Molecule: SAH (S-adenosyl-L-homocysteine) riboswitch aptamer
Organism: Xylophilus rhododendri
This record gives sequence, structure tokens and C1' cells, in this order.
RNA sequence: GUUUCCGAGGAGCGUUGCAGCGGCGGCCCAGCGCCCCGUCAGGCUCGGAAACCCGGUUCCGCCGCAACGACGCUCACCUGUA
Repeated sequence: GUUUCCGAGGAGCGUUGCAGCGGCGGCCCAGCGCCCCGUCAGGCUCGGAAACCCGGUUCCGCCGCAACGACGCUCACCUGUA
């Protein structure tokens, strides 16, 4: 660094549908390119673990944990005012 898993970032309901995914769907210049249908608003960030790859090379210990998240509604939490 990549991938997977786990945890956290307060919660619930509804709406839309970009990416992704699914379709013994369609078109077709055969490029998986386009269209259609369905699904779809933690896909992001942080922390931990594992595997792989790359790089580095004294060891041990300590410290710290945030910023964000389409639209509408409701609740929770904190603060202030009345």
C1' cells in the first nucleotide's frame, strides 16, 4: 500500500437513485459499449486483527483518538433562552 473481517462515529421512519451489484432482458459497431428493470444513502473516516505485496532496519516504552456523511420528519443527548 491492497484485500477481507470486527468495532466505532446516537437512533428510527419515509423519498430520490450516482457508483456498485443482480437480470436464461434488449440493442449491437463485439468494445462488456449503450439502454431497460430490480436492489441501492456508512460506498466515507478512524481504531484493531489477518493475508499478500513493497520499502525501511537499535530496542523498549509512553501518549492520543477526530473530522465528515443527499432531502424531509421524529426521537435521544448537550448547551442556551423563556